Predicted 3D model of a 530-nucleotide part of an RNA (small-subunit ribosomal RNA, 5' domain) from an uncultured bacterium.
The full RNA is in RNAcentral, with records from ENA, Greengenes and SILVA.
Model confidence (mean pLDDT): 83 of 100.

Context: one part of a larger RNA
C1' cells in the first nucleotide's frame, strides 16, 4: 500500500458504498406464488334490479323469493408454483474456465402449411347419512367444462426395404345487413385460444482435451472392473443396467489412499514476473433439518410440493396428528464482530389475465452502524502594552506567541421559516379524426389529437429569506531507525519495548507539565496479506 475488520480515546455536516468473515446451532410472529368468471358448474357473503307481501310517515322502510346483473368464497379446469430470492454444508472431479464435437428434446415467443367432423361415460362442487378430539375422511345420489375417452379424416409425421400400419383438436368474448328459427342460436365477420407438421431462436442434456490445491512417514489400484457382441433402458452416444465370451484397464508425466477447498470473470499487493485472495457485483456449479425414492411437467427427482425412515420441536380426548428461516424483517445462542418484527408496488422486471387491474420483503426507497472511500466545515481580516497566566532561565531574559483580548467584517455547513410537480411518468383507460379488415358508419388492429388522472421516497434535491461568531478538534508520538526537548517526580523500583535496547541519585527512552512534530473527524493498536 490493503481489509466484509475488531479494539481503546474522540466525533460537526453531506454524497456514494458496504454491513453474522463465527454456528449449513435452533427458531416465536408476520409478510415472501398467485392469477384467470373471456374455460366451467354456480351463488356463500357484498351490492344493484325485477316480483310479492306488511308497514305507515304516500314513497320511504322491513321481511320474502329470485343468478336477472356487477363481482365472487368453496370447488372443477388452465398457465405459474423449475424463474426470482438465500447459502457454500459436500465436491480436487460426475465440478469451475478455455477450445472443440455428435448420438438429443425444447413450454411460452417467431415464419409457414394445413385441420378444428361426430359421438360418448364420469366426477368435484352441491344434497343426505356417517366417523373422528383435531387434521381429516367414507357410503349413497345429482351435474358442467378448453377435464376424460373413443369414432371419422391427415400431411413433409412415427415404425417400415417396401407393401402397409398407427396416430390430433376446444371453445370462448364483441359485434352485425340479408336468409333461417318459437327463443337461444344457426350464418357471417373480428378477436383470441385449440391440433398436426417443417423451420428459427431461446433454453437445456451429453461427449473429448488441456489447465485448475497439500501429502510418497499413502506404490500400487481395480471384478460391471476394461472391451466385445445378444437384449433392456433414456430425449440422446455410453457397462447407464442384464444374461454370455475374452482378460483386460489405471499408474512415477504420481493411479490408489489421506486432509484441504465450491470453481471463475476478478479483488489485493508489486515496476513486472509472480505471490495472496475469491466479501459485494456478474457467469458456472452444489443445497434446502437428515439420508432415501419416485410422481407431476417442456424442463424437477422440486426451498415455502408429495411419499418413506431417523433426530428434534409442538397439538392431543393417547387412538392420532402438525412442522422445517442457509426467503425479508426479527429471536435467542455462539462470537471480538456485522443493521429496522420500516414504506411502495410511483419506476425497472417477473407470473396470471383480452384489458381493467390482482400479485411480487424480487426491486425502488427510507432508518440504524465514522465499516469504508469522497466533498466541506469549524470562520475572515487586522491587532505589541510582545497583557496577565504557564514553563524554562545563566535572572539578563526567552518561550507559549498575532496566540488571546480589543476591532472591523461574513454567514458555507447546522438551525427556524417559505418557495418547490422542474426530473424520475412512460403508459393505461375514456372521447373525436384517419387507414386496414369488412357487405357494414358493428367490432377490432394501427397512427394523431382534446381534455382529465396515476410519486413511496417527500417536511426530498435545488432555490431563497431570517438570526449569530453564534452549535462543531481530537488522537498518537518526540533515543536511534523517524519528524520533533527541556524540566520535575522515580531510582534495576515503579514501568517502558517493533527491533537495538532504557531505568541501580543529574533518564531528550518511566510518569507528569511546558514546548515542539505529524495526521485530523478521524488518529492509534491488534489479527491477516503482498
Nucleotide at each position: 500500500a490493503u481489509u466484509g475488520a475488531a479494539c481503546g480515546c474522540u466525533g460537526g455536516c453531506g454524497g456514494c458504498a458496504g454491513g453474522c468473515u463465527u454456528a449449513a446451532c435452533a427458531c416465536a410472529u408476520g409478510c415472501a406464488a398467485g392469477u384467470c368468471g373471456a374455460a366451467c358448474g354456480g351463488u356463500a357473503g357484498c351490492a344493484g334490479g325485477a316480483g310479492a307481501a306488511a308497514g305507515c310517515u304516500u314513497g320511504c322502510u322491513u321481511u320474502c323469493u329470485u343468478g336477472c346483473u356487477g363481482a365472487c368464497g368453496a370447488g372443477u379446469g388452465g398457465c405459474g408454483g423449475a424463474c426470482g430470492g438465500g447459502u457454500g454444508a459436500g465436491u480436487a472431479a460426475u465440478g469451475c474456465u478455455u477450445g472443440g464435437g455428435a448420438a438429443u428434446c425444447u413450454g411460452g415467443c417467431u415464419u409457414a402449411u394445413g385441420g378444428a367432423g361426430g359421438g360418448g361415460g364420469a366426477u368435484a362442487a352441491c344434497g343426505a347419512c356417517g366417523g373422528g378430539a383435531a387434521a381429516c375422511u367414507g357410503u349413497c345420489g345429482c351435474u358442467a367444462a378448453u377435464a376424460c375417452c373413443g369414432c371419422g379424416u391427415a400431411u413433409u409425421a412415427u415404425c417400415g426395404c417396401a407393401a402397409g400400419a398407427u396416430g390430433a383438436a376446444a371453445g370462448u368474448g364483441c359485434g352485425g345487413g340479408a336468409c333461417u328459427g318459437a327463443a337461444a342460436g344457426g350464418c357471417c365477420g373480428c378477436a383470441u385460444g385449440c391440433c398436426a407438421u417443417a423451420a428459427g431462436a431461446u433454453g437445456a442434456g451429453c461427449c473429448c482435451a488441456a489447465g485448475u490445491g497439500g501429502g510418497a512417514u499413502u506404490a500400487g489400484g481395480u471384478a460391471g472392473u476394461u472391451g466385445g457382441a445378444g437384449g433392456g433402458g433414456u430425449a440422446a452416444a455410453g457397462g447407464c443396467c442384464u444374461a454370455c465370451c475374452a482378460a483386460g484397464c489405471c499408474u512415477g508425466c504420481u493411479a490408489u489412499c489421506u486432509c484441504u477447498a465450491g470453481c471463475u470473470g476478478g479483488u489485493c499487493u508489486g515496476a513486472g514476473a509472480g505471490g495472496a485472495u475469491g466479501a459485494c457485483c456478474a457467469g458456472c456449479c452444489a443445497c434446502a433439518c437428515u439420508g432415501g425414492a419416485a410422481c407431476u411437467g417442456a424442463c424437477a427427482c422440486a426451498c415455502g410440493g408429495u411419499c418413506c425412515a431417523c433426530a428434534c420441536u409442538c397439538c392431543u380426548a393417547c387412538g392420532g396428528g402438525a412442522g422445517g428461516c442457509a426467503g425479508c424483517a426479527g429471536u435467542g445462542g455462539g462470537g471480538a464482530a456485522u443493521a429496522u418484527u420500516g414504506c411502495g408496488c410511483a419506476g425497472u422486471g417477473g407470473g396470471a389475465g383480452g384489458a381493467a387491474c390482482c400479485c411480487u420483503g424480487a426491486c425502488g426507497c427510507a432508518a440504524c452502524c465514522a465499516u469504508g472511500c469522497c466533498g466541506c466545515g469549524u470562520g475572515a481580516a487586522u491587532g505589541a502594552a510582545c497583557a496577565a497566566g504557564g514553563c524554562c532561565u545563566u535572572c539578563g531574559g526567552g518561550u507559549u506567541g498575532u496566540a488571546a483580548a480589543g476591532u472591523u467584517c461574513u454567514u458555507u455547513c447546522c438551525g427556524u421559516a417559505u418557495u418547490g410537480a422542474g426530473a424520475g411518468a412512460a403508459g393505461g383507460a375514456u372521447g373525436a379524426u384517419g387507414u386496414g379488415u369488412u357487405a357494414a358508419u358493428a367490432g377490432c388492429a394501427c397512427a394523431u389529437c382534446c381534455a382529465a388522472u396515476u410519486g413511496a421516497c417527500g417536511u426530498u434535491a435545488c432555490a431563497u429569506a431570517c438570526a449569530g461568531g453564534a452549535g462543531a478538534a481530537g488522537c498518537a508520538c518526540c533515543g536511534g531507525c523517524u519528524a520533533a526537548c527541556u524540566c520535575c517526580g522515580u531510582g534495576c523500583c515503579a514501568g517502558c519495548a517493533g527491533c537495538c535496547g532504557c531505568g541501580g541519585u543529574a533518564a531528550u527512552a518511566c510518569c507528569g507539565a511546558g514546548g515542539g512534530u505529524g495526521c485530523g473527524a478521524g488518529c492509534g493498536u491488534u489479527c491477516a496479506u503482498c